[in-house]
RNA sequence: ACUCGCCAAUGGCAAACCCGGCGAAAGCCGGGGGCGCAAAGCCAUGGGUCUACUGCAACGCUCCGCCGAGCUUGCGACGAUCGCCAGGCCGCCGAG
Repeated sequence: ACUCGCCAAUGGCAAACCCGGCGAAAGCCGGGGGCGCAAAGCCAUGGGUCUACUGCAACGCUCCGCCGAGCUUGCGACGAUCGCCAGGCCGCCGAG
């Protein structure tokens, strides 16, 4: 330096769930917890997935003197996820 995680050791992270907080939601943060993880360290760049407040549209319904408002349905990331995949960056220990 490369490949690997069969061996050893020191450690690390932390799913579900519970409590508290934030958020429209997805989800996130803190504490407990521990299913798992050799990058379950970092980056939302591409794809996937989740969500749909604001927004847009439509028919219908309701209210309304008009303007318009509300409900319903659909669309829609600019939101979320790196513990879905790919890609990028960096890194501990050991083995060959």
Predicted 3D model of a 96-nucleotide RNA (c-di-GMP-I riboswitch aptamer) from a Chloroflexota bacterium.
Of the family's consensus pairs, 100% are formed in the model.
It matches the Rfam family "c-di-GMP-I riboswitch aptamer". Rfam links the family to the GO term cyclic-di-GMP binding.
Lineage of the source: Bacteria > Bacillati > Chloroflexota.